[in-house]
Molecule: transfer RNA
Organism: Fistulifera solaris
RNA sequence: UCGAAAUAUAACGCAGCGGUAGCGUGUCUGCUUUGGGAGCAGAAAGUCAUGUGUUCGAAUCACAUUAUUUCGAU
Numbered sequence: 001u002c003g004a005a006a007u008a009u010a011a012c013g014c015a016g017c018g019g020u021a022g023c024g025u026g027u028c029u030g031c032u033u034u035g036g037g038a039g040c041a042g043a044a045a046g047u048c049a050u051g052u053g054u055u056c057g058a059a060u061c062a063c064a065u066u067a068u069u070u071c072g073a074u
Stems, first nucleotide, its partner, number of pairs: 001073008011025004019056001027043005049065005
């Protein structure tokens, strides 16, 4: 350099079989405690890598692109 495959979703780790996006940890607020920790209750945080298309409807299907990883060839 070329080819193939996998991955990309909240601050982090991951779910999510076309029908309004969730879990755990973390963060914030309150309660509890002398205080901290632990516990309990509540809240915030997502252009679902980017673009185009298919569809009444796309994180999910198709194509292209980008990044990372792996394998192969030169």